Annotation:
This is a predicted structure of an 84-nucleotide RNA (transfer RNA) from Brevibacillus fortis. The organism belongs to Brevibacillus, within Bacteria. Rfam family: tRNA. From the family's description: Transfer RNA (tRNA) molecules are approximately 80 nucleotides in length. The sequence was found in a public genome assembly.

[in-house]
RNA sequence: GCGGUCGUGGCGGAAUUGGCAGACGCGCUAGAUUCAGGUUCUAGUGGUGGCAACACCGUGGAGGUUCAAGUCCUCUCGACCGCA
Repeated sequence: GCGGUCGUGGCGGAAUUGGCAGACGCGCUAGAUUCAGGUUCUAGUGGUGGCAACACCGUGGAGGUUCAAGUCCUCUCGACCGCA
C1' cells in the first nucleotide's frame, strides 16, 4: 500500500427484512430476609437539565439517502486478521 472482520450504557452482549435503541446477563442503587455480612427474593438502573411533569441528546467521528438509519451509501479514526 491492497483486501477482509469489527466498534452499541459502568462491563459482556442482543436488535431477523431499515420501523419504540440498549433485550438478556453482570455490576450498581433501594427495600425484604440476617445480630451483621454473604446467599436468595422484589423494584429500579443510558446521559444531561428539571422539585416534578417532562424536554433534549445518545450506536467511534463527519456527511448523504429515506417518512424513518445501529442497520444502506461516501469519507474518516481506531482494533484485529490476511496479502504484498